[in-house]
Context: one part of a larger RNA
RNA sequence: GGAUGAACGCUAGCGGCAGGCUUAACACAUGCAAGUCGAGGGGUAACAGAGGAGCUUGCUCUUGCUGACGACCGGCGCACGGGUGCGUAACGCGUAUACAAUCUGCCUUGCACUAAGGGAUAGCCCAGAGAAAUUUGGAUUAAUAUCUUAUGGUUUAUAAUUAUGGCAUCAUAUUUAUAAUAAAGGUUACGGUGUAAGAUGAGUAUGCGUCCCAUUAGUUUGUUGGUAAGGUAACGGCUUACCAAGACUACGAUGGGUAGGGGCCCUGAGAGGGGGAUCCCCCACACUGGUACUGAGACACGGACCAGACUCCUACGGGAGGCAGCAGUGAGGAAUAUUGGACAAUGGAGGAGACUCUGAUCCAGCCAUGCCGCGUGCAGGAAGACGGUCCUAUGGAUUGUAAACUGCUUUUAUACAGGAAGAAUAAGGACUACGUGUAGUCUGGUGACGGUACUGUAAGAAUAAGGACCGGCUAACUCCGUGCCAGCAGCCGCGGUAAUACGGAGGGUCCGAGCGUUAUCC
Numbered sequence: 001g002g003a004u005g006a007a008c009g010c011u012a013g014c015g016g017c018a019g020g021c022u023u024a025a026c027a028c029a030u031g032c033a034a035g036u037c038g039a040g041g042g043g044u045a046a047c048a049g050a051g052g053a054g055c056u057u058g059c060u061c062u063u064g065c066u067g068a069c070g071a072c073c074g075g076c077g078c079a080c081g082g083g084u085g086c087g088u089a090a091c092g093c094g095u096a097u098a099c100a101a102u103c104u105g106c107c108u109u110g111c112a113c114u115a116a117g118g119g120a121u122a123g124c125c126c127a128g129a130g131a132a133a134u135u136u137g138g139a140u141u142a143a144u145a146u147c148u149u150a151u152g153g154u155u156u157a158u159a160a161u162u163a164u165g166g167c168a169u170c171a172u173a174u175u176u177a178u179a180a181u182a183a184a185g186g187u188u189a190c191g192g193u194g195u196a197a198g199a200u201g202a203g204u205a206u207g208c209g210u211c212c213c214a215u216u217a218g219u220u221u222g223u224u225g226g227u228a229a230g231g232u233a234a235c236g237g238c239u240u241a242c243c244a245a246g247a248c249u250a251c252g253a254u255g256g257g258u259a260g261g262g263g264c265c266c267u268g269a270g271a272g273g274g275g276g277a278u279c280c281c282c283c284a285c286a287c288u289g290g291u292a293c294u295g296a297g298a299c300a301c302g303g304a305c306c307a308g309a310c311u312c313c314u315a316c317g318g319g320a321g322g323c324a325g326c327a328g329u330g331a332g333g334a335a336u337a338u339u340g341g342a343c344a345a346u347g348g349a350g351g352a353g354a355c356u357c358u359g360a361u362c363c364a365g366c367c368a369u370g371c372c373g374c375g376u377g378c379a380g381g382a383a384g385a386c387g388g389u390c391c392u393a394u395g396g397a398u399u400g401u402a403a404a405c406u407g408c409u410u411u412u413a414u415a416c417a418g419g420a421a422g423a424a425u426a427a428g429g430a431c432u433a434c435g436u437g438u439a440g441u442c443u444g445g446u447g448a449c450g451g452u453a454c455u456g457u458a459a460g461a462a463u464a465a466g467g468a469c470c471g472g473c474u475a476a477c478u479c480c481g482u483g484c485c486a487g488c489a490g491c492c493g494c495g496g497u498a499a500u501a502c503g504g505a506g507g508g509u510c511c512g513a514g515c516g517u518u519a520u521c522c
Base pairs, nucleotide, nucleotide: 001522002521003520004519006518007517008516009515010514013374014373015372016371017370018369019367020366021332026330027329028328030327031326032325035076036075037074040073041072043069044068047067048066049065050063051062052061053060054059055058083285084284085283092210093209094208095207096206097205098204099203102202103201107198108197109196110195111194112193113192114191115149116148117147118146125138126137127136128135129134159176160175162173163172164171165170185190211257212256213255218248219247220246223245224244225243226242227241228240229239230238260282261281262280263279264275265274266273267272287308288307289306290305291304310321311320312319313318338364340363341362342361346360347358348357349356350355377408378407379406380405387399388398389397390396391395414458415457416456417455418454422449428443429442430441431440432439433438434437466511467510468509469508470507471492472491473490477506478505479504480503481502487494488493
């Protein structure tokens, strides 16, 4: 000199953009953060409409009939999105490859099929238990839930056949026999089953790169390899039995410490040095430890089970819980924000669609935390006023065009009026084309921000400047007070009676809605 997720002190008008618990992965009150589908099903608790009956004529009863819809069965989603950086020095990450050793729901394309039957079970109802959480028994019922069979394809196993190819084990293709799926609904199309390919995503392996300590020198027994078996989507000590004695290491094994990694960021002419907030990619974690289930995918943040610590309810028998989601609270700390709005846009889940959900996201609020921009007036104005300070020959200098005053302007602020873009798609309707269920055109509603941005009008300099420093480095000097005291100080150093260095004043310098100080990096 540059920089920062900064803090502290003094001060403070506005706007735009960005950023905002770095510490205790400490503990959490409350609300919200993942649901959706009635075009799968039994249905009808509630709401609205409609119908029917009675008759006391405005009431009662009733009907899932319609719109819709609580709970229940069922499907899909909940493995994403969001948070944090504990652990990890590792194929974790980065980069380049391989899988002839693999899987992949939804999506796209092609082909084939969607047949016949059966038994239950929730809910509802009835009877209970319990303070509650919740739960037991009985009867009865449905489905795109579940089971059996048929047919086809695929896969596996056995036995063979031929061709081609590669990278060794082998791979691909052709042919024959055995076992093993399927669901209907609703209305003009949504599904379901099998199979092939694609795309996407994931898994595994390999080369190279990836901090400090040798005051850590030896490490290793499933360890290294082989055979066989098991297991996995998949190869493999991944696991097991047996056999062999290997494997790693001074080019640093093992051990200890520290740490999420990268893109990037800061600095520097570069080489380097330091860092890993915000944004993007990957990884890991979800009170602590362990485990599996379901599923295409989890060993699962707002799922389950067990144990532990902690908190809460209790009728003492037993139960409930997990903010490192968004806000918010306490604690810690020098220090870090609202218990806000909207699904209008983008994206996601479900759905035929309308639509519903979405603390993702988009916005708004707070904060000078940073960067950038704007303003606090402009021009004239010498009696060079008063006052202050300094000098003194009693006259000057300076503050100083500074002020007053005159004229003018009106950014921002204030008042009033107008007022966006962000929005184009939807449902429905009409027309056209023809490929007959698709495409195109027209019409058709939608804005959280927000009465915001922006524009116009009105009046008026009106509403708006401070901080540090002035011995040298280093831009900027005098007076008074003090007298090695009080104090200053980044370094040199200053102060003991004339202090340009302390404190105050006048003046000046540098920056400026900021200015200084501290901390940290180059």